Transfer RNA from a marine eukaryotic metagenome, 70 nucleotides, folded computationally.
Its mean pLDDT, the model's own confidence on a scale to 100, is 84.
Its Rfam family is "tRNA". The family's RNA type in Rfam is transfer RNA. About the family: Transfer RNA (tRNA) molecules are approximately 80 nucleotides in length.
């Protein structure tokens, strides 16, 4: 320098305003049963501490992972 946001893999950060997507998981429809498919829910105090604002995943400082260059 990059990166950290749901159990996984990532978007959202530039440009500050209601936190998403896909896998999976749990209900339910279909099936004589299981894949498949279809409809619903559940899961996140966004690494961590402060700062700015009316408001911060987001800007700004410092600290803690983990990676890559010289």
């Nucleotide at each position: 320098c990059u990166u950290g946001u749901a159990g996984a893999u990532c978007a959202g950060u530039c440009u500050g305003g209601u936190a998403g997507a896909u896998c999976g998981u749990c209900c339910g429809g279909u099936u004589g049963g299981c894949a498949a498919u279809c409809g619903g829910g559940a899961g996140g105090c966004c690494g961590u501490g402060g700062g700015u604002u009316c408001a911060a995943a987001u800007c700004c400082c410092g600290c803690c992972a983990a990676g890559u260059c010289c």